[in-house]
Predicted 3D model of a 71-nucleotide RNA (transfer RNA) from an Acetobacteraceae bacterium. RNAcentral holds the sequence, with entries from ENA. The source organism's lineage runs through Bacteria, Pseudomonadota, Alphaproteobacteria, Acetobacterales and Acetobacteraceae.
Parts: sequence; C1' cells; structure tokens
RNA sequence: UGGGGGAUAGUUUAGCGGUAGAACCUCCGACUCUGACUCGGAUGGCCUUGGUUCGAAUCCAGGUCCCCCAG
Repeated sequence: UGGGGGAUAGUUUAGCGGUAGAACCUCCGACUCUGACUCGGAUGGCCUUGGUUCGAAUCCAGGUCCCCCAG
C1' cells in the first nucleotide's frame, strides 16, 4: 500500500428489513443450622456519523479500532 473479515450487556456469543435473545458474571428471593449446589426473578447492549426505507443491529457511503493474507 492492496485485498478479506470483524465491532451487539461486565465477558462469550445469536439475530440475513418488522418489539434485540441466550449462557456466564452481578443483585434479590426460595431451599439450607450456615455455605455450596439447585430453582425463580431483576439490572444491563447494537463502534461512530450520515443516507435509503413506513420501519435499519441488518441495506448503502464516510470515519475509528482489531484480526488475517499478499507485497
């Protein structure tokens, strides 16, 4: 410098235009003499700026950062 991939909750990740889910973590409760395990519940997220659209995590364009390949 060129090409390709990626960015979603504190962490790992699903979601191929129509209310953003799961697991772990954290907190609350049940169970227990206490703790652990187990069970129920709660909190919390779409990298950023624009565009398209009735409607965008998703499509398009610019930017930032990370990874891989080539030179």
Rfam family: tRNA.